[in-house]
Predicted 3D model of a 383-nucleotide part of an RNA (large-subunit ribosomal RNA, domain III) from a metagenome. Its mean pLDDT, the model's own confidence on a scale to 100, is 82. Its Rfam family is "Bacterial large subunit ribosomal RNA".

Context: one part of a larger RNA
RNA sequence: CUUGAUAAAAUGGGUGAAAAACCCAUUCGCCGGAAGCCCAAGGUUUCCUGUCCAAGGAUCAUUCGGGCAGGGUUAGUCGGUCCCUAAGGCGUAGCCGAAAGGUGAAGUCGAUGGGAAACGGGUUAAUAUUCCCGUACCACCAGUUGGGAGCAGAGCAGGGACGGAGAAGGGUAGGUCAGCCGGGCGCUGGUUGUUCCGGUGUAAGCCAGUAGAUGGCGUUCGUAGGAACAAAACGCGGACGUAACGUCGAGAGGUGAUGCCGUGGUCUUCGGACCGAAGUGACUGAUCCCAUGCUUCCAAGAAAAGCUGCGGUCUGUAUUGAUCAACUGGUGACCGUACCGCAAGCCGACUCAGGUGGGCAGGUGGAGAACACCAAGGCGCUU
Numbered sequence: 001c002u003u004g005a006u007a008a009a010a011u012g013g014g015u016g017a018a019a020a021a022c023c024c025a026u027u028c029g030c031c032g033g034a035a036g037c038c039c040a041a042g043g044u045u046u047c048c049u050g051u052c053c054a055a056g057g058a059u060c061a062u063u064c065g066g067g068c069a070g071g072g073u074u075a076g077u078c079g080g081u082c083c084c085u086a087a088g089g090c091g092u093a094g095c096c097g098a099a100a101g102g103u104g105a106a107g108u109c110g111a112u113g114g115g116a117a118a119c120g121g122g123u124u125a126a127u128a129u130u131c132c133c134g135u136a137c138c139a140c141c142a143g144u145u146g147g148g149a150g151c152a153g154a155g156c157a158g159g160g161a162c163g164g165a166g167a168a169g170g171g172u173a174g175g176u177c178a179g180c181c182g183g184g185c186g187c188u189g190g191u192u193g194u195u196c197c198g199g200u201g202u203a204a205g206c207c208a209g210u211a212g213a214u215g216g217c218g219u220u221c222g223u224a225g226g227a228a229c230a231a232a233a234c235g236c237g238g239a240c241g242u243a244a245c246g247u248c249g250a251g252a253g254g255u256g257a258u259g260c261c262g263u264g265g266u267c268u269u270c271g272g273a274c275c276g277a278a279g280u281g282a283c284u285g286a287u288c289c290c291a292u293g294c295u296u297c298c299a300a301g302a303a304a305a306g307c308u309g310c311g312g313u314c315u316g317u318a319u320u321g322a323u324c325a326a327c328u329g330g331u332g333a334c335c336g337u338a339c340c341g342c343a344a345g346c347c348g349a350c351u352c353a354g355g356u357g358g359g360c361a362g363g364u365g366g367a368g369a370a371c372a373c374c375a376a377g378g379c380g381c382u383u
Stems, first nucleotide, its partner, number of pairs: 009027006028380004036360004042340002046338001047071006056064002076137002078336003082115003088109003094103003118135005138332009150317005155310004163297004169290003174284005179200006185193001201260002205255003212248004216242008225234001261279001264275004298301001346355002362374004
């Protein structure tokens, strides 16, 4: 001081009946781990354009998150729906209960978790991983060709699959400097120079499998587990052989890209259209990636499906050619998508100094995400 933050305004121009407050320009000031940007929740049209100024705005208003009208949200890949389960809910049989009802195998729901696949650029007044351009990928269906005996479901097993703390290594994003490219040469002491200013960008995918991490692997024998009237793989135990092999794996390199972007330039009806240089190296370096790794500790740290394997029985299907592989063609529905989102749009009766989960993290100094000053960007808090 608290009628709403002491972050700060000034001048010129515009519009208009009217301007301290609206718009434009030039300065000034403030934030910058935020007072910037992106999500979730919540709000529900507040978004954009035109127009209006009664009321709302604690003042004015030509202004607005205000009134009126018109416009705006485009997805196989983002999220949901979908498949799967957690806590928990519902719940048949059963059990309990004067009644109501409670509980509850099976079953069925239930994300805040697990599960297929997309990136870069351009574009609108307002949408964009959704539209357009370029380059990809996934699932399913059909067909063609090859191939020639099992395949699928129930079932069993593996896997999914997981804690805290700490340390070292290899990388990358980012940053800095140099080189390179383009531009400047100055109203004030200097500024053709070892000068000043700006730029130096580029993804997924595909090819190949590196630094590294990790498991020993193979054959054979047995087997009270799984396992019920069922088997194998698996698990467990023994013997022998063997030193390479398997799995995971950032990043770099090549390609993608003779593309896109790009300082700047040309033209312009001032809305925009077109052309287009350099685009390298060194150093530094993450809290990000390798990594669900490694070491260590005790309080010992979800489940299920997708996925992979197994094969006796049962069911279905297959030599009238399945499963599989390659290629070609097709399909990919529905819902959300505007805008605010530490806030004047959410929760606080208000344009309320309060409250509100996650992500991003530039420069100089600094141990630092402290602090100070700045960048990008945003504001000067409606007397």